[in-house]
RNA sequence: GGAGGUGUCGUCUAAUGGUCAGGACAUUACCCUUACACGGUAAAAGUCGGAGUUCGAUUCUCCGCACCUCCA
Numbered sequence: 001g002g003a004g005g006u007g008u009c010g011u012c013u014a015a016u017g018g019u020c021a022g023g024a025c026a027u028u029a030c031c032c033u034u035a036c037a038c039g040g041u042a043a044a045a046g047u048c049g050g051a052g053u054u055c056g057a058u059u060c061u062c063c064g065c066a067c068c069u070c071c072a
Base pairs, nucleotide, nucleotide: 001071002070003069004068005067006066007065010025011024012023013022018055027043028042029041030040031039048064049063050062051061052060
């Protein structure tokens, strides 16, 4: 330099253009306990950035950024 892939709560992971972006772990609060742990209930937290297509984009297209793989 060229080609391909990936990017979603703190972490991991779903969501084939539509109904509150869902789940697990973790965190916080409450309950439980003499207390801790376990367990139960609840809460907070997310689509890499920009543009385009569309009535509607996490999803499709383009540009950029980061990371991974391959080629030179």
Molecule: transfer RNA
Organism: Candidatus Micrarchaeota archaeon